[in-house]
Molecule: Bacterial RNase P class A
Organism: Actinomycetota bacterium
RNA sequence: CGAGUCGGCCGGGCGGCCGCGUCGGGUCUUCGGGCCCGCCGAGGAAAGUCCGGGCUCCACAGGGCGAGGUGGUGGGUAACACCCACCCGGGGCGACCCGCGGGAAAGUGCCACAGAGAACAGACAGCCCGGCCCUCGGGCCAGGUGAUGGUGAAACGGUGGUGUAAGAGACCACCAGCACCCCAGGUGACUGGGGUGGCUCGGCAAACCCCACCCGGAGCAAGGCCAAGAGGGGCGAGCACUUCGGUGCUCGCCCUGCGCAGGCGCUCGAGGACUGCCCGUCCGAGCCUGCGGGUAGGCCGCACGAGACCGCCGGUGACGGUGGUCCUAGAUGGAUGGCCGCCGGCCUGCGUGAGCAGGUCACAGAACCCGGCUUACAGGCCGGCUCGUCCA
Numbered sequence: 001c002g003a004g005u006c007g008g009c010c011g012g013g014c015g016g017c018c019g020c021g022u023c024g025g026g027u028c029u030u031c032g033g034g035c036c037c038g039c040c041g042a043g044g045a046a047a048g049u050c051c052g053g054g055c056u057c058c059a060c061a062g063g064g065c066g067a068g069g070u071g072g073u074g075g076g077u078a079a080c081a082c083c084c085a086c087c088c089g090g091g092g093c094g095a096c097c098c099g100c101g102g103g104a105a106a107g108u109g110c111c112a113c114a115g116a117g118a119a120c121a122g123a124c125a126g127c128c129c130g131g132c133c134c135u136c137g138g139g140c141c142a143g144g145u146g147a148u149g150g151u152g153a154a155a156c157g158g159u160g161g162u163g164u165a166a167g168a169g170a171c172c173a174c175c176a177g178c179a180c181c182c183c184a185g186g187u188g189a190c191u192g193g194g195g196u197g198g199c200u201c202g203g204c205a206a207a208c209c210c211c212a213c214c215c216g217g218a219g220c221a222a223g224g225c226c227a228a229g230a231g232g233g234g235c236g237a238g239c240a241c242u243u244c245g246g247u248g249c250u251c252g253c254c255c256u257g258c259g260c261a262g263g264c265g266c267u268c269g270a271g272g273a274c275u276g277c278c279c280g281u282c283c284g285a286g287c288c289u290g291c292g293g294g295u296a297g298g299c300c301g302c303a304c305g306a307g308a309c310c311g312c313c314g315g316u317g318a319c320g321g322u323g324g325u326c327c328u329a330g331a332u333g334g335a336u337g338g339c340c341g342c343c344g345g346c347c348u349g350c351g352u353g354a355g356c357a358g359g360u361c362a363c364a365g366a367a368c369c370c371g372g373c374u375u376a377c378a379g380g381c382c383g384g385c386u387c388g389u390c391c392a
Base pairs, nucleotide, nucleotide: 001388002387003386004385005384006383007382008381009380010379012343013342014341015340016339017338018337020041021040023038024037025036026035027034028033043363047374048373050372051371052370053369054368055219056218057217058216062279063278064277065276068214069213070212071211072086073085074084075083076082087101088099089098090097091096102210103209107208108207109204110203111202124149125148126145127144128143130141131140132139133138157175158174159173160172161171162170176200178197179196180195181194182193183192184191185190223300224299225298226297231256232255233254234253235252236251237250238249239248240247241246258292259291260290261289262288263287264286271283272282273281274280307326308325309324310323311322312321313320314319344361345360346359347358348357349356350355
């Protein structure tokens, strides 16, 4: 320098003007709020809602069955299907990558197309012994044969020999593989070595199933508090006032304990909870169906948390321990934006050139919180390692 591989990070910057939301201060107020100033104000994925947890409520969730999940080993963690290290198998010259990686020798089932035959196999062609016919090329019948061909992803160990009419683990040697035993190493998955045995056993469990382990359900519209109880709230119209943001009064419609109709039930108990079923236990005065209308007053939950950053120590690592510093969005018809200028990146055109002009700057956006996974993403930065070439 070229090619590659792995990991980490950023994801426009500065300034001006206008605007929005929470909070703090000041000021005015008809107590509803208005105005001014100040602080803070999206992400690496806030996304998909796929796993796991915190938190809340339900009987602190019992027994059995069923259902679901996980699946090499050892660790990490609050936990996980996540992460780290290792093992085994496969790919790559290599760095490194990929694996839904328990059991197919417990049983059942399936194996498309092609093929004669797809799993206690199978004679289509071919080969061989015998018999018959014959136009001497061959044909037919009965049998043997898994060595050869052909089909297929896969055809029931491989090579060589003995043997035979032709053949075959029928027999022998070596190799591969399987089961069991022993020795050594390792926490373990497993690895290395030795021995014995029958002679060979296909694949699929993301098919049923078996084995081991895990697992109660619902979710912030969880859940709690307050006001009012004939009250409160929303919308529309009219009138009056106004600091032009709204406020008050009247009327109408609607919501909230929903309304109406029908049915069942109130301890001889409807219905409900342990969210599939049974047992068992408990709560219990309301519940079910249809039609109509409607998507919801305020506050808490709600942001101090498995928190962020910087050191030191332990560990190969994931991570753990410890010290210091910091407080960093909190909306609820849902704020976090718009315009301009300069600079920056990229693309296109022009120009010999310095440069100029135009376009463009992604994916996306909190809603109880956190740890992961997956997916989307213009452009860019940094580092480790591998292979090749050249130079010193």